Record summary: Predicted 3D model of a 103-nucleotide RNA (Guanidine-I riboswitch aptamer) from Sinanaerobacter chloroacetimidivorans. Its Rfam family is "Guanidine-I riboswitch aptamer". Rfam's curators write: This family represents a conserved RNA structure found upstream of the ykkC and yxkD genes in Bacillus subtilis and related genes in other bacteria. The sequence is in RNAcentral, with records from Rfam. Its mean pLDDT, the model's own confidence on a scale to 100, is 80.
[in-house]
């Protein structure tokens, strides 16, 4: 210098804004219902999105051992990271990216 790898999925959180619900507000329309509409995420919240550098688990693949009709063990290391831009409503440790940079 280059090329190959460092695996997939589900769950659950970190975090996230604001389409749906809740929740306040203001307005209408009624006194038979508490309904319609607008505004608010500088509204705890549920639905929703959500980690390569967060966790569990499963299956995966490596390696031995075993051959009980098909198992059992042991690994599955390390990981500082912008700005800018993309998506869905929108936004984010999501994508771009184990990126550009840094040691």
């Nucleotide at each position: 210098u280059a090329a190959u790898u460092a695996g997939u999925u589900u769950u659950a959180u970190a975090g996230g804004g604001u389409u749906c619900c809740g929740c306040a507000g203001u307005u209408u329309c009624a006194u038979u219902g508490a309904a319609a509409a607008c505004u608010g995420g500088u509204c705890u919240g549920g639905u929703c999105c959500g980690a390569g550098a967060u966790a569990a688990a499963a299956c995966g693949u490596a390696c031995a051992g075993a051959u009980g009709a098909g198992c059992u063990g042991u690994a599955u290391a390390c990981a500082c990271g912008g700005a800018a831009g993309g998506a869905c409503a929108a936004a984010a440790g999501c994508c771009u990216g184990g990126g550009a940079g840094a040691u």